[in-house]
RNA sequence: GAUUUAUAAAGAAGAGGUAAGAGACAGGCUCUGUGACCCUCUGGCAACCAGGAAAAUCCAAGGUGCCAAAUCCUGCCAGGUCAAAUUUCCUGGAAAUAUAAAUU
Numbered sequence: 001g002a003u004u005u006a007u008a009a010a011g012a013a014g015a016g017g018u019a020a021g022a023g024a025c026a027g028g029c030u031c032u033g034u035g036a037c038c039c040u041c042u043g044g045c046a047a048c049c050a051g052g053a054a055a056a057u058c059c060a061a062g063g064u065g066c067c068a069a070a071u072c073c074u075g076c077c078a079g080g081u082c083a084a085a086u087u088u089c090c091u092g093g094a095a096a097u098a099u100a101a102a103u104u
Base pairs, nucleotide, nucleotide: 001104002103003102004101005100006099007098008097013042014041015040016039017038021031022030023029025075026074027073028072043067044066045065048063049062051059052058053057071096076093077092078091079090080089
């Protein structure tokens, strides 16, 4: 990197370093010199895997992961809404993305 399965409306920030962009992509919208993003340290959240208890449940926190906004929203399809509509709004599904676990 690829495939499969599961989950994604909950939850969790301080300090130091650096310095201009960042939120995957496109559009929107937002964050950002009152210092974002990123890195380090410390702290925390969660509980996929591993561990413990007969256990469907619970404990715990070793390996990951995560700590602006629903995966920030939309993107494709279908249905509803609207007098009508390719717009708005709502619902469902798919896709994409992220993370875990397994296989390769």
Predicted 3D model of a 104-nucleotide RNA (SAM riboswitch aptamer (S box leader)) from Aquiflexum sp. TKW24L. It was read from a public genome assembly, where an Rfam model found it. The prediction has a mean pLDDT of 85.